[in-house]
Molecule: SAM riboswitch aptamer (S box leader)
Organism: uncultured Flavobacteriales bacterium
RNA sequence: UGCUUAUCGCGAAAGACGGAGGGAAAAGGCCCUGCGAUGUCUUGGCAACCCGGGAAUAAGGCCGGGUGCCACAUCCUACUACCGAAAGGUGGAAAGAUGAGCA
Numbered sequence: 001u002g003c004u005u006a007u008c009g010c011g012a013a014a015g016a017c018g019g020a021g022g023g024a025a026a027a028g029g030c031c032c033u034g035c036g037a038u039g040u041c042u043u044g045g046c047a048a049c050c051c052g053g054g055a056a057u058a059a060g061g062c063c064g065g066g067u068g069c070c071a072c073a074u075c076c077u078a079c080u081a082c083c084g085a086a087a088g089g090u091g092g093a094a095a096g097a098u099g100a101g102c103a
Stems, first nucleotide, its partner, number of pairs: 001103008013043005021032003027077003044070003049066005074095001079092005
């Protein structure tokens, strides 16, 4: 990097560095940002996808480890099905993210 598969609900921030854009992606909308964002590091935390342990048939993520995550939020539109006079609504797809497996 590609393929397969599961999930995309909830939850969880302080400090230091740094100095202009950022929220995946072209466009539009919406939002965050010099009261310092995005990012990096440290510490802390959340969660429970994978491995191991204890326990022993079901108990509390309980313990250790590998990941992941800690604004709204997988933001909306843009594709499609249905409903609707319309505005719009509900679902799906696509795309993306994360884990596991494979190449």